Predicted 3D model of a 96-nucleotide RNA (Bacterial small signal recognition particle RNA). The model forms 93% of the base pairs in the Rfam consensus. Its Rfam family is "Bacterial small signal recognition particle RNA". Its family is annotated with signal recognition particle, plasma membrane targeting and SRP-dependent cotranslational protein targeting to membrane, signal sequence recognition in the Gene Ontology.

RNA sequence: AGCUAGAUCCCAGAUGGUAGUCACCUGCGAACACCGCCAGAGCCGGAAGGCAGCAACGGUAGUAGACUGACUAGGUGUUUGGGUCAUCUAGCUAUC
Repeated sequence: AGCUAGAUCCCAGAUGGUAGUCACCUGCGAACACCGCCAGAGCCGGAAGGCAGCAACGGUAGUAGACUGACUAGGUGUUUGGGUCAUCUAGCUAUC
C1' cells in the first nucleotide's frame, strides 16, 4: 500500500422499555353559587290546572386508581438489511 472480515458512522425496517397527552373501565364526586327530574311541603286559581322548588335519584365538570390501545419526544435498548469517500481493530499478501 492492497485485499478480506468485524466495529464505529449514515439510511431504512422490526421489536422492547421510559416520560407526557388522549381514549376505555372502576371508585369518589360538586356539602350555597352545574344540568335534568323533582316525593313531601309551599304559592296562584271558584275549578281545571299552573308556578317556583328542598331532599332523594340520574348525569356532568372534576378527582383517584389498575390494565389495554393510540399519538408525541429523545444523548433510550436489541436486532435485520443496505451504504460507502471517513475512522479503528484483526488476519493475509507484496514492498521498503